Predicted 3D model of a 74-nucleotide RNA (transfer RNA) from a Nanobdellota archaeon. Its mean pLDDT, the model's own confidence on a scale to 100, is 84. The organism belongs to Nanobdellota, within Archaea. It matches the Rfam family "tRNA".

[in-house]
RNA sequence: GGGGAUGUAGUAUAACCUGGCUAGAAUGGUCGGCUCCAGACCGUCAGAUGGGGGUUCAAAUCCCUCCAUCCCCA
Numbered sequence: 001g002g003g004g005a006u007g008u009a010g011u012a013u014a015a016c017c018u019g020g021c022u023a024g025a026a027u028g029g030u031c032g033g034c035u036c037c038a039g040a041c042c043g044u045c046a047g048a049u050g051g052g053g054g055u056u057c058a059a060a061u062c063c064c065u066c067c068a069u070c071c072c073c074a
Base pairs, nucleotide, nucleotide: 001073002072003071004070005069006068007067010027011026013024020057029045031043032042033041050066051065052064053063054062
């Protein structure tokens, strides 16, 4: 320099192909219950679509571009 893959809560992930209800669940966290205390267990609350732009009534999903990581070729 050329080509390809991936990017979603703190962590690891589903939904993407085929656009459509409030982006779901796990674990972790908050608060409460339980307990002499803690753990376990139960309840509760908060937390995410890598950035920007475009298409569309509607975008995590389609298109363009940039960024980050990884792989292949030179």